[in-house]
RNA sequence: AGAUUGAGAGUUUGAUCUGGCUCAGGACGAACGCUGGCGGCGUGCUUAACACAUGCAAGUCGAACGGAGACUUGAGGGAGCUUGCUCCCGAAAGCCUUAGUGGCGGACGGGUGAGUAACGCGUGGGUAACCUGCCCUAGAGAGGGGGAUAACACCGCGAAAGUGGUGCUAAUACCGCAUGAAGCUAUUUGAUUGCAUAGUCGGAUAGCCAAAGGAGCAAUCCGCUCUGGGAUGGAUCCGCGUCUGAUUAGCUAGUUGGUGAGGUAACGGCUCACCAAGGCGACGAUCAGUAGCCGGCCUGAGAGGGUGAACGGCCACACUGGGACUGAGACACGGCCCAGACUCCUACGGGAGGCAGCAGUGGGGAAUCUUCCGCAAUGGGCGAAAGCCUGACGGAGCAACGCCGCGUGAAUGAUGAAGGCCUUCGGGUUGUAAAAUUCUGUCUUCAGGGAAGAAAAAAAUGACGGUACCUGAGGAGGAAGCCCCGGCUAACUACGUGCCAGCAGCCGCGGUAAUACGUAGGGGGCAAGCGUUGUCCGGAAUUACUGGGCGUAAAGAGCGUGUAGGCGGAUAAUUAAGUCAGAUGUGAAAACUUGGGGCUCAACCGCAAGAGUGCAUCUGAUACUGGUCAUCUUGAGGGUAUGAGAGGGAAACGGUAUUCCUAGUGUAGCGGUGAAAUGCGUAGAUAUUAGGAGGAACACCAGUGGCGAAGGCGGUUUUCUGGCAUACAACUGACGCUGAGACGCGAAAGCGUGGGGAGCAAACAGGAUUAGAUACCCUGGUAGUCCACGCCGUAAACGAUGGGUACUAGGUGUAGGAGGUAUCGACCCCUUCUGUGCCGGAGUUAACACAUUAAGUACCCCGCCUGGGGAGUACGGCCGCAAGGUUGAAACUCAAAGGAAUUGACGGGGGCCCGCACAAGCGGUGGAGCAUGUGGUUUAAUUCGACGCAACACGAAGAACCUUACCAGGGCUUGACAUCCUCUGAAUACCCAGAGAUGGGUAGUGCCUUCGGGAGCAGAGAGACAGGUGGUGCAUGGUUGUCGUCAGCUCGUGUCGUGAGAUGUUGGGUUAAGUCCCGCAACGAGCGCAACCCAUGUCCUUAGUUGCCAGCGGUUCGGCCGGGAACUCUAAGGAGACUGCCGGUGAUAAACCGGAGGAAGGUGGGGACGACGUCAAGUCAUCAUGGCCCUUAUGGGCAGGGCUACACACGUGCUACAAUGGCCAGUACAGAAGGUUGCCAACCCGCGAGGGGGAGCUAAUCCUGUAAAGCUGGUCGUAGUCCGGAUCGCAGUCUGCAACUCGACUGCGUGAAGUCGGAAUCGCUAGUAAUCGCGAAUCAGCAUGUCGCGGUGAAUACGUUCCCGGGCCUUGUACACACCGCCCGUCACACCAUGGGAGUGGGCUGCACCAGAAGUAGGUUGCUUAACCCGUAAGGGAGGGCGCUUACCACGGUGUGGUUCAUGACUGGGGUGAAGUCGUAACAAGGUAGCCGUA
Repeated sequence: AGAUUGAGAGUUUGAUCUGGCUCAGGACGAACGCUGGCGGCGUGCUUAACACAUGCAAGUCGAACGGAGACUUGAGGGAGCUUGCUCCCGAAAGCCUUAGUGGCGGACGGGUGAGUAACGCGUGGGUAACCUGCCCUAGAGAGGGGGAUAACACCGCGAAAGUGGUGCUAAUACCGCAUGAAGCUAUUUGAUUGCAUAGUCGGAUAGCCAAAGGAGCAAUCCGCUCUGGGAUGGAUCCGCGUCUGAUUAGCUAGUUGGUGAGGUAACGGCUCACCAAGGCGACGAUCAGUAGCCGGCCUGAGAGGGUGAACGGCCACACUGGGACUGAGACACGGCCCAGACUCCUACGGGAGGCAGCAGUGGGGAAUCUUCCGCAAUGGGCGAAAGCCUGACGGAGCAACGCCGCGUGAAUGAUGAAGGCCUUCGGGUUGUAAAAUUCUGUCUUCAGGGAAGAAAAAAAUGACGGUACCUGAGGAGGAAGCCCCGGCUAACUACGUGCCAGCAGCCGCGGUAAUACGUAGGGGGCAAGCGUUGUCCGGAAUUACUGGGCGUAAAGAGCGUGUAGGCGGAUAAUUAAGUCAGAUGUGAAAACUUGGGGCUCAACCGCAAGAGUGCAUCUGAUACUGGUCAUCUUGAGGGUAUGAGAGGGAAACGGUAUUCCUAGUGUAGCGGUGAAAUGCGUAGAUAUUAGGAGGAACACCAGUGGCGAAGGCGGUUUUCUGGCAUACAACUGACGCUGAGACGCGAAAGCGUGGGGAGCAAACAGGAUUAGAUACCCUGGUAGUCCACGCCGUAAACGAUGGGUACUAGGUGUAGGAGGUAUCGACCCCUUCUGUGCCGGAGUUAACACAUUAAGUACCCCGCCUGGGGAGUACGGCCGCAAGGUUGAAACUCAAAGGAAUUGACGGGGGCCCGCACAAGCGGUGGAGCAUGUGGUUUAAUUCGACGCAACACGAAGAACCUUACCAGGGCUUGACAUCCUCUGAAUACCCAGAGAUGGGUAGUGCCUUCGGGAGCAGAGAGACAGGUGGUGCAUGGUUGUCGUCAGCUCGUGUCGUGAGAUGUUGGGUUAAGUCCCGCAACGAGCGCAACCCAUGUCCUUAGUUGCCAGCGGUUCGGCCGGGAACUCUAAGGAGACUGCCGGUGAUAAACCGGAGGAAGGUGGGGACGACGUCAAGUCAUCAUGGCCCUUAUGGGCAGGGCUACACACGUGCUACAAUGGCCAGUACAGAAGGUUGCCAACCCGCGAGGGGGAGCUAAUCCUGUAAAGCUGGUCGUAGUCCGGAUCGCAGUCUGCAACUCGACUGCGUGAAGUCGGAAUCGCUAGUAAUCGCGAAUCAGCAUGUCGCGGUGAAUACGUUCCCGGGCCUUGUACACACCGCCCGUCACACCAUGGGAGUGGGCUGCACCAGAAGUAGGUUGCUUAACCCGUAAGGGAGGGCGCUUACCACGGUGUGGUUCAUGACUGGGGUGAAGUCGUAACAAGGUAGCCGUA
C1' cells in the first nucleotide's frame, strides 16, 4: 500500500420493558452408542508422583599403567635319534581381548509435574560482588627427585553380599625441592575513569604458588603446567508483571539495621558476637485454599475470557525425609551415607532394591498402544584413529483419536415394471431409482519393473523396503452408514398405544383421530463416519476498559463532622515525571499472517517478509496533567450593618378541658350499640353549683407557612447557644469539593435505676357478634406513654431520588431581605438575592413521569446492584444487660419472579341511564283433590335424551297392538332394504300345524319379442356387501336455545403511542335506539337500530257471487224473488302520519312539552325480522357425516310384557273451597278454523253417551254449529251446604283385530280432601290482566296440554333509595379458565439437602519440651600414622586418620492450642410433592384500608 472486521431465536404476558433460563457456532490428548473401504500426516494414562516380574536405556580409552589370556613369529636351551628331522622349555617381538590402577564422560540426552503464590516464571536491566572442564586465540614453561598402592600371590572370615591380614609391583595415580614472565597477598606510589563502596592501567619492595608423559624410524602429532583474552555455559541481585478468600487484620526475635569476625566462586543475618529497636501491613502483611510458569493453544469483530496435552524455553522432582562426598559443574533418575515405609533373598547372623528412561505387567479408571527393527540418516559420549556405546533418534506395528485426500461407479434407460407405503380408489409416491444396454478402472487383487533419502576426491555403507512410484491383466465385480423430521430448525404421512408405555436442550408432547411416544413408508442433514455426554469460549452489553445501571424493575448508607485517598480557580517562570516524536537494543526458535515453493492435490513440510500492540536506553518537543517558585481574586473564609424563624439547652409562669376528692341542689336512671349486654346508680349515680387535688397536652392564630443535617420542633417569659439570609466590598489569598475506615446524632417501641401517673392504653377480664371469634364493637384495665440518668441504633428513617460545581425557555403563587421609580405613604408597580410550592417547553424516560429545587447537559468524589426462593437465614466475628443489631453465605429448588402501561372481566368502589327490576295495583303458585312431567325407588324391562335462569304438559301435534328404540321367550343368517353374478320359477290364491314368525301341502302358469331374449316379480346358491335408535354433540355439518330486540360490534384511511393499543365510538344535550344535533385529530364506511314486509285501525278506486239489501216492486215474510252496486263484506290496488302546522322551552341545533286538525300523533297497537360474539350450551335418537365398535349379532322378524310400577320429593296445570255464587226456566250477540277413508242436516229412537237415517257440500252456497259468560225470572241463605267433585260400585255407549294390565264418554248411586293456603315465589301497564266460551293440528279412539279465535272487560305506576338483569363513563385489582377468580399459614404423609448436637475418628499446623542417625564444622589429654623436617640410628616434630566430644539437624515422642473434613442418638427450621384437614390473612373500600419498625 492494503487486507480483515460485529446476525439472532425460544420462553413470564394479549403486547412493551427489566431479568434470568435455554438453543443455533467453534474447539478437544476425549469417552460412550451404532456403523466401518483405502491412503497420507499427526496424536495416544488427563485417573494411582500407585506397586512393579523380565530385557534393554552410559560408556569408552591398551596411543596413560602394571599384569593376565588366546594366536603368530620366535633368539636361545634341552631331549630323542633316523644328522636333519621330530618333540619340549622358552627370552623377546607382533596382533587380538581385557578384570584392575588411571583419564574423560556419567551434572548431557530421556521422563514426570508431586511440591512451589516464589526473583519460581515472564520481561528488561545490574555484577565496580562472580565462576566456567572440553573449545578458540596469545604468551611462558615442563629441571631434578621420593615414597606408596590396586591388580597379583599366600593365609583367613562369611550362606551370600562382601571383606580382613601378610607380601610384591607400575603409571599421564600421589608427594617434597628448584625456576617464576605472568598471577595472588601485603606495603607504597603514578596516571586515568566513575555510580557511593571504588574500577582500569602502570612502577618499587617482600612473601607465596607449576608441570607428565604417550605414539611414530623420523618429520611431527596428541597430551601436561602457569597466565592474559574470547566463546559457551552457569551463579547472583534489582524494576515491573504474575489466582482466590477480610466470615484470615495485625505479623515479625536473626526479626530490621549497625560494627567486627567467619564462610562462599561471589554480595548479603548467609552464620556468629556485641549494640540499637527496628522491619512489614488496608496500594492487603500474616494465614488459608488452589496452582508448575512461559512461547503458545482454543474462542472472540476486538478488548477480553478459558487453558498450559503434543513441539520449544525455564524451574522443580527422581520410593519418602535428611545429608554431604567427588567434581569445572551435583547436594547427582539408572552414584554414596543415614532414617522410614514397602518388596525380595537368607544358612536368621545378615544382605539386596527403587521404570515420573523404552517396551511391558497388575491396579485405579469412562479411558490411552508393541516386552518390534536399526544405528542407514541426524545428534551425543569416549578414542589419534579404526571403532564401540546410544529404547536420544530414524522407522515399522496397534487405535476412525484428530486433520486432509480418494473411492463405493458413469452414460443411456418409461410400460413410469414388480414390490412397499399412502389414497378422495381416480391415483400418487418410492422413481431414472431398479432391471436392461453401452462404457470406465481410481482404490482393492495378481504379475513385471523399481527409486530418492548417501553427505562437495574415490570406494564402502539403507532399518524403513522390494516400500513409494511406473507398466500390464482382470472384472461393476469387494466397499454406506448415522442422526433427525411440533416450534426454535432443513425435513410428513399411516398404523399401534391411550396421562399408559414413553419422549424432552428450552417451551412442552401422551387422558381414542399424537406430523412430539413406538414401528413403517417417505423426506431432510452430514458422510467413513454420525450422534450422545463432558469441558471451554462465543452468543451474554448477563461484571459493561472498549460497553450497563440505582424515583417505581435488583440497587442512594437514616443523617452529619471529618482522617487517609481521589479530584481541584487565574497569570507567569522553571523542570521534563506523565504525555508525544525519532533512533538504537531486545522482544529465541517453532506457531500466526502474507508472498511465492516441494510432496499428483490437500493436510503436511521448507524459504522469505510481516507482526510480536511490550520493555530498556539515548535524543528531542512542552500544549495539557504533575513537581518547584512567584503573583492574583472570581472559589472559600473573615469583617461591618441589618433581618426573619415551633432551631437547640435550662429555668420560671399560665389558662381551657378530662378525671378524682369534698360539700350543696336533685331523682331514677345513666352509659353504651347496628341492636344489646357487661358496667355505674336508691349506700343517691347521670345532670348541675361551689371549692380543692393532680398529671399530661398546649384549641383559635395555623398557612403544600417557618426553622433544622436528618430524626424532628408549636402556650407565655427569661437566660445560654448553633445555623441561615441580605447590603457593603476594607482583609486573608485556593485556605476548596468529596470522603473508605473513624467519631457523633438518630422517631416509636423496648431495657436498667429512681420518681411520677390525669387521660389514653398492649397484656388481661367481662359483655356482645359468630358455625367458631383467643378479633373487629362495648365496659373495665396493668405495663407503657411523662421526668432524670444510662442503654438500644432500628422504621415505608420516603422526595422510596447521595453530596458538590457549572450550564440549559417560560408562567404563576408564597416566605424573608435589598434596590429603583413614584408618592403624604415601602399603597401599587418594576428589578434583584435566598427559601418553599404548582403548571409547563426543549431534553430525558420502559412507561408513569421529571423538567433551573431535573430523573436534562457535563465534570469530581463516595455508597450500592447483578434471576426468584432458600435468606437478611445459618456458621464465625464485632456490638448489646437483654431483646437483638451489624457483617453475611452455601446446599437444594424453580423457569420464572418483577416494573410501568393496555384491553377486558370483576368489586360487600363511584356517577348517569334503562327494563313489570323494585315500588303502586290486579290475579295466581306454595296448603287440598286430580291431571301431567321429572327425580328417587322398584323392576326381567320400567328404552333414550333434556338438568339454574336457558331441563321438568320438554323431544312426544296425542305409548292398548303398531309406534318401540327396552325386557324375557321361541326363531333367521347375503339377511326386512340397495347393487352385481348363476340357476330355477309367473305373480298369486287356498288348506293344515303353530301364540305367531314360520313350516308343510294343493291349485296355478301372466306381459313384450326380430323367438336369440328382455322388463318386472318370487325362490335357491356363492361372495362382494347390507344393516346398527351401538359409542363419541369434547371430531363435525345443519339446526335450536340464551344473554337480548339489549344497543351495541367493527373496518378503511389519517393521527397519537417503542408497543399492546388509543382516537373515531369519549364530551355537552337528546332519544326506545351508537336516534339525532353540537363540539372534537379525525374523516368516512359496514353489520346492528329505524324504515322497507305481513296482518289490524280510516278513507278511496275497481270488481259484485255463494256475500250485501238503502231506495223501488213482489212475497209463502226466510234477501225468499225481481232487482240494485249505494252500505257491510270479500280481495286487489291506492291514499293517509311527516314533529308536516301553531305556541313555549332549548344553544338560533337536535329534541322535548302543549295545542289544532285528523280514523289514527309522535315507533298508532301487534307480528315476522335477532349484529360481533358468549355458554367445548342442546341435538350422532329428525337428517347428514369422520374415526371407532358389532357382523349366526349391538343386525332382522314374531307374539307377550314394559315405557302406565309407587313409602316419597319437586315443577307445570285443571277443578274448587262458594252468594260478583250454585241450580232451574226463558232469552240475545261472535270470530276464526276444518270437512270426501270426511263434515254430516232435516226427521225418528234412547234420560244420556249414542243409534238409525241419509238431504246437502270438493264448500263466502252445505255441514261441524245450540257460542258461553251476559240479560230476565225463580230458588238456595253461609252450612262441609242445593258448595266441591275425588274415590268406589253397578249399568251402558263408541272406536278399534283387541279396551285385563292400559282408552274416552254416558246414566244411576257413592260424596273424600278442601272454608282462600307458612317460609317463599310467579305473571301482568290496555282492549292488557282477569273472566267466558269456540275452533284446529296430532288422531281409528283418547287433552285439564299445545296452537289459534272472538265475547265481557278492570286497577295502578308517587318514584328510582333498595333487590335482580342490562348499557355507558370512571376508579382499584396480585383476576385473564377472568370472583364459581386468585391466594396464605398451621397440622398430617413421603422424599431431599442443610444448621445445632453429648461426642467420636482422621488431615494440616502453631507453641513448649524430650530425643538425636548419617554428615559437616570446631575441640581433643586416648589409639594410630609411608613421603616433609631434625636425627647415623633409636626417637622426636609438623600434618593426617580413628575414637570421644560440642554445635546444627532428619525420623520419632510428650503436652497444649488452632484449623479443616467425615460421622452422631436427638433436634430446628427449609424445599419439593393432581385431587388430605382447619380456617380465610392478602388482592376490590377483599368486606376492620394496607404496609413498615418494635413489644

Small-subunit ribosomal RNA from an uncultured bacterium, 1495 nucleotides, folded computationally. The sequence is in RNAcentral, with records from ENA and SILVA. It matches the Rfam family "Bacterial small subunit ribosomal RNA". The coordinates come from a structure-prediction model, not an experiment, and the mean pLDDT is 84.